[in-house]
Context: one part of a larger RNA
RNA sequence: UUGGGCGUAAAGCGUGCGCAGGCGGUUUCGUAAGUCAUUUGUUAAAUCUUCAGGCUCAACCUGGAGGCAGCAGGUGAUACUGCGAGACUAGAGGAUGGGAGAGGAUGGCGGAAUGCCCGGUGUAGGGGGUAAAAUCCGUUAAUAUCGGGUAGAACACCAAAUGCGAAAGCAGCCAUCUGGAACAUUCCUGACGCUGUUGCACGAAAAGCGUGGGUAGCGAAUCGGAUUAGAUACCCGAGUAGUCCACGCCGUAAACGAUGGAUGCUAGGUAUUGGGAGUAUCGACCCUUUCAGUGCCGUUGAACCAAGCUAACGCGUUAAGCAUCCCGCCUGGGGAGUACGGCCGCAAGGCUAAAACUC
Repeated sequence: UUGGGCGUAAAGCGUGCGCAGGCGGUUUCGUAAGUCAUUUGUUAAAUCUUCAGGCUCAACCUGGAGGCAGCAGGUGAUACUGCGAGACUAGAGGAUGGGAGAGGAUGGCGGAAUGCCCGGUGUAGGGGGUAAAAUCCGUUAAUAUCGGGUAGAACACCAAAUGCGAAAGCAGCCAUCUGGAACAUUCCUGACGCUGUUGCACGAAAAGCGUGGGUAGCGAAUCGGAUUAGAUACCCGAGUAGUCCACGCCGUAAACGAUGGAUGCUAGGUAUUGGGAGUAUCGACCCUUUCAGUGCCGUUGAACCAAGCUAACGCGUUAAGCAUCCCGCCUGGGGAGUACGGCCGCAAGGCUAAAACUC
């Protein structure tokens, strides 16, 4: 390489958009590039197959015949693919309509809690803290309690097996701007589609970096107190960076469903979210049904309790089943996601990515 694989054994890019490329719905006509048939030429000889002959046989040698396959030309076939022209509506997109949603951005507002400040009440070998303590706070009046003010951060209940988003992620309330999806009507376009190396964008998980702001609580580092043989820890008291905001970087995570995307097909049951239709009703609920999502069950037991797949666990219309298309990735463990080189970054580092050696 062929092949075999990628939930957990090595292996799905963190996620999307998308140029090239690959692949691509129904139908008519044409063409004949691919494809198929046939024919001619050519592909030196030797070699190969076969027949005959020659060395006593054979190997070997000589002669005749033959084949596949490649290339080029001719003639023909037209199912499939391609190409050209036309038509269609089941894919895709658009239009219209009423709904759902923590989807995104900006601004404003709210209450609870916490800290601090001010004032009142009130007083102490008190408070806090722990397994027990101590450091610590407190007669300059703490803790407790009431009232007022102020600051920053986060939004109890609702809340759910809920919803939305490509992923990261998104939750108090209101307003403005704005993206996407589902459903219904079958009105319009007429294959406009799928995937996607390179590329571009997002990556608001956290941490980290730059400049400026902010800082209530929490809290790496650090400093104390304990514990201990020691204690650079676990526990306690403090506490800087950070956590928050704006702008700019970083580009990584067990970025997980450890499961790439798209399309079609293959029993059901049940719960729930959103839309529609039917039935019923004064109306709503209920009930039946349908589309789209989100979960669970789906098996030993001789019957019901799918099938199928899987090494097993499990998966099972949200497939890990049956298929097609496209991309990414894997190929024993360690060395190593390292070195070197390149690209990116302010840095931290990231991406790409070996070998010797060793088992």

Predicted 3D model of a 359-nucleotide part of an RNA (small-subunit ribosomal RNA, central domain) from an uncultured Parcubacteria group bacterium.